[in-house]
Molecule: c-di-GMP-I riboswitch aptamer
Organism: soil metagenome
RNA sequence: GAAAAUAGCAAACCCGGGGUAACCCGGGGACGCAAAGCCGCGGGUCCGACGAAGCUUUCAGCUAUGCCGGACAGCCGGGUUGCCGAA
Numbered sequence: 001g002a003a004a005a006u007a008g009c010a011a012a013c014c015c016g017g018g019g020u021a022a023c024c025c026g027g028g029g030a031c032g033c034a035a036a037g038c039c040g041c042g043g044g045u046c047c048g049a050c051g052a053a054g055c056u057u058u059c060a061g062c063u064a065u066g067c068c069g070g071a072c073a074g075c076c077g078g079g080u081u082g083c084c085g086a087a
Stems, first nucleotide, its partner, number of pairs: 001084001008033002013028006031074001037080003041077003044072005050066001054062003
């Protein structure tokens, strides 16, 4: 990141499976991707548990901050490896 070239990956959705869930795995499928290869380091978003200042229709219900565990790399940043080779 211009032009090409060799390749590559695979969104939504569907089927099967795992998980409380977010989500993940396999198959199909292509919205797209110059790292849409890999890594949860920083920010962010999502799920689950604990907890309960406060609130309400008050012996019940809801719930912020907090805190622990988990998820997303196709949210951004960062680290790292890689294909081609004009400015």